[in-house]
RNA sequence: GCAGCAGUCCAGACGAUCGUUCGCCUUCGCGCCGCAAGGCGCAAGGCGAGAGGAAAGUCCGAACUCCGCAGGGCAGUGCGCCGGGUAACGCCCGGUCAGGGCAACCUGAAGGAAAGUGGCACAGAAAACACACAGCCAACGGCAGGUCGAAAGGCCUGCCGCGCCGAAGCCCGCAAGGGCGGAGGCGGGCAAUGGUGAAAAGGUGCGGUAAGAGCGCACCGCGCUCGUGGCAACACGGGUGGCAGGCAAAACCCCGCACGGAGCAAGGCCAAAUAGGGAAGCGUUGAGAACGGCCCGUUCGAAGCUUCCGGGUAGGCCGCUUGAUCCCGCCAGCGAUGGCGGGGCUAGAGGAAUGAUUGUCGCCCUGAGCGACCCGCCGAGCGUCGAAAGACGCGCAGGCGGGGAGUCGAAGGGAACAGAAUUCGGCUUACGGUCCACUGCGGCG
Numbered sequence: 001g002c003a004g005c006a007g008u009c010c011a012g013a014c015g016a017u018c019g020u021u022c023g024c025c026u027u028c029g030c031g032c033c034g035c036a037a038g039g040c041g042c043a044a045g046g047c048g049a050g051a052g053g054a055a056a057g058u059c060c061g062a063a064c065u066c067c068g069c070a071g072g073g074c075a076g077u078g079c080g081c082c083g084g085g086u087a088a089c090g091c092c093c094g095g096u097c098a099g100g101g102c103a104a105c106c107u108g109a110a111g112g113a114a115a116g117u118g119g120c121a122c123a124g125a126a127a128a129c130a131c132a133c134a135g136c137c138a139a140c141g142g143c144a145g146g147u148c149g150a151a152a153g154g155c156c157u158g159c160c161g162c163g164c165c166g167a168a169g170c171c172c173g174c175a176a177g178g179g180c181g182g183a184g185g186c187g188g189g190c191a192a193u194g195g196u197g198a199a200a201a202g203g204u205g206c207g208g209u210a211a212g213a214g215c216g217c218a219c220c221g222c223g224c225u226c227g228u229g230g231c232a233a234c235a236c237g238g239g240u241g242g243c244a245g246g247c248a249a250a251a252c253c254c255c256g257c258a259c260g261g262a263g264c265a266a267g268g269c270c271a272a273a274u275a276g277g278g279a280a281g282c283g284u285u286g287a288g289a290a291c292g293g294c295c296c297g298u299u300c301g302a303a304g305c306u307u308c309c310g311g312g313u314a315g316g317c318c319g320c321u322u323g324a325u326c327c328c329g330c331c332a333g334c335g336a337u338g339g340c341g342g343g344g345c346u347a348g349a350g351g352a353a354u355g356a357u358u359g360u361c362g363c364c365c366u367g368a369g370c371g372a373c374c375c376g377c378c379g380a381g382c383g384u385c386g387a388a389a390g391a392c393g394c395g396c397a398g399g400c401g402g403g404g405a406g407u408c409g410a411a412g413g414g415a416a417c418a419g420a421a422u423u424c425g426g427c428u429u430a431c432g433g434u435c436c437a438c439u440g441c442g443g444c445g
Stems, first nucleotide, its partner, number of pairs: 001441004007435001009433002012361007020050008029042005052417001056428002059426005064263004076259005081095005096110001097108004111254002116252002119247002133194002135190003140161009162187004169180004202220006221243001222241008267318004277309006288300004325344008363414004369408001370406001373403006381394005
């Protein structure tokens, strides 16, 4: 210098003018209420405070609130190596194992496939009760027929003999089992090599064999077991077994653990106008009804009126920001984190404020130019050689051309992602820069 990798920090600074949300204060200000004191609203002025590392996605976990709930289970959802942290978590930290990278370092839903069910396209002989296409080695015999072939010979079928396996049935035995029997079936071994596939039933080597093969042996792998270290996951070592075992559980499933629901539009308080509801009173030409033969009377009582009560709506208020809080220091811990001490208060709006213009400085990019110095050409002149012409070399001042370190630099341009809405802890996604450590490669000293 290039490429990479892990982390820290910042998110322009200081003003000017205008504007904006909230809080407090003020006003011979305006409006309403009130006898008044005063209160409420508006306006103006002053002072103070006013977004983020992600305020985002709303994906997890909580606080808080309301509803539900004796206890237990099923279903469902999520998680899943070990230890720790935390209010909690699917988050974080430290380890283990596996995978990737030359490395720094990164990634991992990382329990169970010898509980069960199902799956494994294409290719291939065979995809899970292993198998035999090519191939290698070794060879039951005879007869007849068919078929392919020029032949040698190959293949198929049937019959006889030979060999092996062997059902029913019968016999013996208490039984385990044994014997007879003969329906029927079979007629060699191998899996090294090749080929297929994402994957082929341990790998390499030696021996062995007709050829081969864990068939035997050594090492590696695997299972079982013991020891040592570790809290554990696990690691290392010894012994033992020739060797069970394909893949996938982000297929169903099994095992273990956790989980009630809804969300600040939660929820609570105050409370109009209008229209319903309830209670009491008044209530007329007594609207009417009951008692009664009729009248009086008594009782009930519609509409209407008055007063009161209650629920809901508009609207207003609370919830609302002092909190698993922030900053600094010390201590414990590898760390996540925790403890102690001191200090601080940092938006609480409700269609939603936190902005606009501008000045100086700072940052990044481009960059005319300046420029110590270096190189080349010309160059008055000088030196060497030469009889001379000339050739070669050095080369002041200066000129021309080229290169050029740089905390230099006129001027121009740029400055990302993005906006709180009850509050926290995480994760994920978006995005501009700074610094520091580390790794690999290359150059120079």